[in-house]
Small-subunit ribosomal RNA, central domain from Candidatus Hodgkinia cicadicola, 354 nucleotides, folded computationally. Its mean pLDDT, the model's own confidence on a scale to 100, is 81.
Context: one part of a larger RNA
RNA sequence: UUGGGCGUAAAGGGCGCGUAGGCGGCUUAGCAAGCUGAAAGUUAAAUUUUGAAGCUCAACUUCAUGCGGCUUUCAGGACUACUAGUGCUAGAGCUUGGUGGGGGUGAAUGGAAUUCCAAGUGUAGAGGUGAAAUUCGUAGAUAUUUGGAGGAACACCAGAGGCGAAGGCGAUUCAUUACGCCAAGCUGACGCUGAUGCGCGAAAGCGUGGGGAGCAAACAGGAUUAGAUACCCUGGUAGUCCACGCUGUAAACGAUGAGUGCUAGUAGUGGAGUUACAUUUAUAGUAGGUCCAUUAGUACAGCUAACGCGUUAAGCACUCCGCCUGGGGGAGUACGAUCGCAAGAUUAAAACUC
Numbered sequence: 001u002u003g004g005g006c007g008u009a010a011a012g013g014g015c016g017c018g019u020a021g022g023c024g025g026c027u028u029a030g031c032a033a034g035c036u037g038a039a040a041g042u043u044a045a046a047u048u049u050u051g052a053a054g055c056u057c058a059a060c061u062u063c064a065u066g067c068g069g070c071u072u073u074c075a076g077g078a079c080u081a082c083u084a085g086u087g088c089u090a091g092a093g094c095u096u097g098g099u100g101g102g103g104g105u106g107a108a109u110g111g112a113a114u115u116c117c118a119a120g121u122g123u124a125g126a127g128g129u130g131a132a133a134u135u136c137g138u139a140g141a142u143a144u145u146u147g148g149a150g151g152a153a154c155a156c157c158a159g160a161g162g163c164g165a166a167g168g169c170g171a172u173u174c175a176u177u178a179c180g181c182c183a184a185g186c187u188g189a190c191g192c193u194g195a196u197g198c199g200c201g202a203a204a205g206c207g208u209g210g211g212g213a214g215c216a217a218a219c220a221g222g223a224u225u226a227g228a229u230a231c232c233c234u235g236g237u238a239g240u241c242c243a244c245g246c247u248g249u250a251a252a253c254g255a256u257g258a259g260u261g262c263u264a265g266u267a268g269u270g271g272a273g274u275u276a277c278a279u280u281u282a283u284a285g286u287a288g289g290u291c292c293a294u295u296a297g298u299a300c301a302g303c304u305a306a307c308g309c310g311u312u313a314a315g316c317a318c319u320c321c322g323c324c325u326g327g328g329g330g331a332g333u334a335c336g337a338u339c340g341c342a343a344g345a346u347u348a349a350a351a352c353u354c
């Protein structure tokens, strides 16, 4: 390489959009490139296949004969491709009407709490811990009452619940924008995947300018300890917050790529039609069945090395992409290249060693 694989053994790209490419629904007619069959030619000899013959056999020698490849001609018309102003509606999309939600962005507003400031009451402690001390306090703290300032986060609702492609999203209201689901109608394969590329991308970090209540790397002090560059305590700066720009990584996890079809059930949640019932006239209630979506549990078949998975598959199949290839270390490192302000990121070895 072929092949075999990728939940946990090496291996699914963090996620999307989409170019090239690959693959692609039902149906009619044509074509004959792929495809199938037949014939002819050719493929030097030797070797090789098969069948004979000759050396007593064999090896060996001789004769005949293929397979396969290529070219040409003829034929076939199922499948793939191609052609057509052949249609179709099950895929996909659009329109209209409903419906759903912490989806995104912007603005305004609100209450609880912490801290600080001012004032009143009040007096000797408060705080903290396993126990203490550092610390705060007679210049009046802690406690309590009133008023004010400022920043950040939104208790209850809250749920194995909802939304989003992922990262992620949770006070209220308004504006704006994107999306899912249901019903009817329309278009008529317009689809799936997606190398390169482009965009999004937690936290930390970086740049410029703001902001700074609480928390808190670094740092300082007090303890603990044999030591204690820690765990505990008292402080405390970056940072955490906002605007704009960069970084581009995470156990970015379901450690499980995307799409389509098929394959027993059972229980629940959300939404939309429908049927029945009673109350009563409504956007309401109860019960049954249907459809779609979704989330956990259990489980048949099947799969799996086992654990387990099991209609949300790790089952049965197809299409496309990414990735792995004797193990541990060296090493996700060096060098080179690209990107970045930097930190670093991406790509990615070898010697050597067990």
Stems, first nucleotide, its partner, number of pairs: 003325004007307002012321001014200004021193003025088002028084003033080002035076009050064005091190001092187009103177007110154001115149007125136002162169002205246006214240002219235004257320006265298002268294005274288004302309002327354003336347004